[in-house]
RNA sequence: UAAUCAUGAAGAUGGCGUGAGGGAUCUGGCCCUGUGAUCGCCAGGCAACCUGUUUCCGCAAGGUGCUAAUGCCAGCCCUGAAUGGGAACCAUGAGGU
Numbered sequence: 001u002a003a004u005c006a007u008g009a010a011g012a013u014g015g016c017g018u019g020a021g022g023g024a025u026c027u028g029g030c031c032c033u034g035u036g037a038u039c040g041c042c043a044g045g046c047a048a049c050c051u052g053u054u055u056c057c058g059c060a061a062g063g064u065g066c067u068a069a070u071g072c073c074a075g076c077c078c079u080g081a082a083u084g085g086g087a088a089c090c091a092u093g094a095g096g097u
Stems, first nucleotide, its partner, number of pairs: 004094005013043005021032003026075004044067003049063002051060003071089001076086003
């Protein structure tokens, strides 16, 4: 790091250090932020994709992941319109080139 598949409306925060931005990218909104953003470390927590339990269910929690707001919302299509649906992109897991 390719193809492919699944999921993305639920859930889960404190401390220390850092010190101004952050919410993936672009545009427009909206929101968070010196009552400390971001990042790092420590400790906790959530969840159950892989894993274990011979299979299912259930249970467990070893490997990931996650821990403001739906993936914060819209953008492209259905479409004239959107509180509706879908796509694209992105993220995570599986996968294995």